[in-house]
RNA sequence: GCAUUGGUAGUCCAGUGGUAGGAUUCUUGCCUUCCAUGCUGGAGAUCCAGGUUCGAUUCCUAGCCAAUGCA
Repeated sequence: GCAUUGGUAGUCCAGUGGUAGGAUUCUUGCCUUCCAUGCUGGAGAUCCAGGUUCGAUUCCUAGCCAAUGCA
């Protein structure tokens, strides 16, 4: 330099056009003499900019970052 893959809660992963789910984390309340465990509720995210579309995390373009391969 070229190609491919990926970027989603603090962290690890899903999500195939109709406003995002789970685990963990933090936290309210309950239980407990206290802690831990357990139960319950809540908080927390789509890398950036455009385009297509009634509507974009999803499709397209360009960019940034990371990984892999070739040179």